[in-house]
């Protein structure tokens, strides 16, 4: 000197599910109850998957399971995804 890739911050895209019933309230909006739904933050679970020559162990998904959390519009959260910076190496 150093690509992709990792990791951090920033921009900018980003989905799903009830304008259901009752009840109160300061009234077409909020609140809480209750049935009923939804997964792509968070948790949790087998186990795909990775690793191993096999087994065990480990490790673990957008799969599950709704604990939490959401469920009109706005707003807010969002896995991921793409774009700049930065920062560390490594092959070269």
């Nucleotide at each position: 000197u150093g690509a992709c890739a990792c990791c951090a911050c920033a921009c900018g895209g980003g989905a799903g599910a009830g304008a259901c019933u009752c009840c109160g309230c300061g009234c077409c909006g909020c609140g809480g109850a209750g049935c009923g739904c939804c997964g792509a933050c968070g948790g949790g679970g087998c186990a795909a998957a990775c690793c191993u020559c096999c087994c065990c162990a480990g490790c673990a998904a957008c799969c599950u399971c709704u604990c939490a959390g959401g469920c009109a519009c706005c707003a807010g959260g969002g896995a991921c995804c793409g774009u700049g910076u930065g920062g560390g190496a490594c092959a070269g």